[in-house]
Context: one part of a larger RNA
RNA sequence: UGACGGGGGCCCGCACAAGCGGUGGAGCAUGUGCUUUAAUUCGAUGCAACGCGAAGAACCUUACCUGGGUUUGACAUGGGAAUGAAAGGUCCUGGAGACAGGAUCCCUUCCUUCGGGAACAUUCUACACAGGUGCUGCAUGGUUGUCGUCAGCUCGUGUCGUGAGAUGUUGGGUUAAGUCCCGCAACGAGCGCAACCCUCGCCCUUAGUUGCCAUCAGGUCAAGCUGGGAACUCUAAGGGGACUGCCUGGAUUAACCAGGAGGAAGGUGGGGAUGACGUCAAAUCAUCAUGGCCCUUACGUCCAGGGCUAGACACGUGCUACAAUGGCAGAUACAACGGGACGCAAGCCCGCGAGGGUAAGCUAAUCUCUCAAAAUCUGUCUCAGUUCGGAUUGGAGUCUGCAACCCGACUCCAUGAAGCUGGAAUCGCUAGUAAUCGCGGAUCAGCAUGCCGCGGUGAAUACGUUCCCGGGCCUUGUACA
Numbered sequence: 001u002g003a004c005g006g007g008g009g010c011c012c013g014c015a016c017a018a019g020c021g022g023u024g025g026a027g028c029a030u031g032u033g034c035u036u037u038a039a040u041u042c043g044a045u046g047c048a049a050c051g052c053g054a055a056g057a058a059c060c061u062u063a064c065c066u067g068g069g070u071u072u073g074a075c076a077u078g079g080g081a082a083u084g085a086a087a088g089g090u091c092c093u094g095g096a097g098a099c100a101g102g103a104u105c106c107c108u109u110c111c112u113u114c115g116g117g118a119a120c121a122u123u124c125u126a127c128a129c130a131g132g133u134g135c136u137g138c139a140u141g142g143u144u145g146u147c148g149u150c151a152g153c154u155c156g157u158g159u160c161g162u163g164a165g166a167u168g169u170u171g172g173g174u175u176a177a178g179u180c181c182c183g184c185a186a187c188g189a190g191c192g193c194a195a196c197c198c199u200c201g202c203c204c205u206u207a208g209u210u211g212c213c214a215u216c217a218g219g220u221c222a223a224g225c226u227g228g229g230a231a232c233u234c235u236a237a238g239g240g241g242a243c244u245g246c247c248u249g250g251a252u253u254a255a256c257c258a259g260g261a262g263g264a265a266g267g268u269g270g271g272g273a274u275g276a277c278g279u280c281a282a283a284u285c286a287u288c289a290u291g292g293c294c295c296u297u298a299c300g301u302c303c304a305g306g307g308c309u310a311g312a313c314a315c316g317u318g319c320u321a322c323a324a325u326g327g328c329a330g331a332u333a334c335a336a337c338g339g340g341a342c343g344c345a346a347g348c349c350c351g352c353g354a355g356g357g358u359a360a361g362c363u364a365a366u367c368u369c370u371c372a373a374a375a376u377c378u379g380u381c382u383c384a385g386u387u388c389g390g391a392u393u394g395g396a397g398u399c400u401g402c403a404a405c406c407c408g409a410c411u412c413c414a415u416g417a418a419g420c421u422g423g424a425a426u427c428g429c430u431a432g433u434a435a436u437c438g439c440g441g442a443u444c445a446g447c448a449u450g451c452c453g454c455g456g457u458g459a460a461u462a463c464g465u466u467c468c469c470g471g472g473c474c475u476u477g478u479a480c481a
Stems, first nucleotide, its partner, number of pairs: 001481002003478003007475007015465002019429005026320008034311002042053002064306007073129001077128002079125006088105007109118003131295002134293003140289002142284003145280001147278001152191006158167003171182003197272004202240007212229002216227003243266001246260005322422001326381006338369003343362002347358004388419001393414007435457007
């Protein structure tokens, strides 16, 4: 100087407390451990691994296993030779296919001194080489997590100290903040904080189609449907607006704090992006790149099938429930974000349905996905393993796709398991939040209870900082570095 203390002081955080809803019990989904297996590819492992890499394993993917092929190679560059029709497409035979053999269509790109040359492709040849998701993240780059959006981390000069170092950065206040004020052997500065950026909330200007419809007119079963309008909503570009600016009180005539006015918004207005010096030899050689090592008729490469989907069990994360604030049936109202041409598909017809047939419109503020659901109204069920719950199983189907056996999703009929609110323990959340309800998107042929977004309805509680956890500053002890 740090680190540590079941030392002290001050302070903060959904850290506790006060509340609300969960997990832990059940069934299922998903990830992991373990076990099994020919293989169950690999990585991630306290917080910070475990719906994680994977924004989507039937083949492919795929890296694993079994079997069958291949060796200048599936891919790149270079040398030599041969062929040619620049390339390419279709079919037949054998085979599981890779591959091997054969037929056929297409019939010349450029230059030319017509000898040929160039480019491109295929084959052969031996070699340089290719190739490796093989090892090392403890050789690395890059990227990322975490402490933590915590308020800290440093430097120059000066001063003090023999020196390591100290000072500044400590002290008194204050703040979300090393934020600001005052004081001070310090004076300044940098990286962080804040602001500048995006978005939501109010207003104005400009613009007015595909969006809008107050006034006027026409028109319909109805409808901005039409003429028209530019007010309103909205859209999207530019501005304004909030600064403790004003008032009162407190405070050191300070920083600042409490209350008030006006205001759409008030003291950082809400949310996002933004992550200092560093810590964990943290994670990743399987995104990529890369040193070294290793393989080279194989640890490369091609193919078929299988596996990654196994199952006595254990754990994590979720979904659905156990019901009456509910289930079922009927009626009926109101969104936002987004997607769409290898696409979204209205309407009509067929089907109980998943869906099928036909087909208008739409390169989309125009058409479409797209009826939002919970809510509301009416009826019914009457506390039961039930008209709760939907697992499991049988049968019949639909769709995607070369192909749903291993191993897809969905529909209909039947079946109707556990489960009556969950031990010890444990998680999230402070407001348009929790809880609850549906909708969209990426990936994607198909497949979502996951993920990323969107809106609807919409709470309770916070006395307080003694205690648990994490963190910041000062100080103290130490046989630790």

Predicted 3D model of a 481-nucleotide part of an RNA (small-subunit ribosomal RNA, 3' major domain) from a metagenome.
Rfam family: Bacterial small subunit ribosomal RNA. Gene Ontology terms of the family: ribosome and structural constituent of ribosome.
The full RNA is in RNAcentral, with records from SILVA.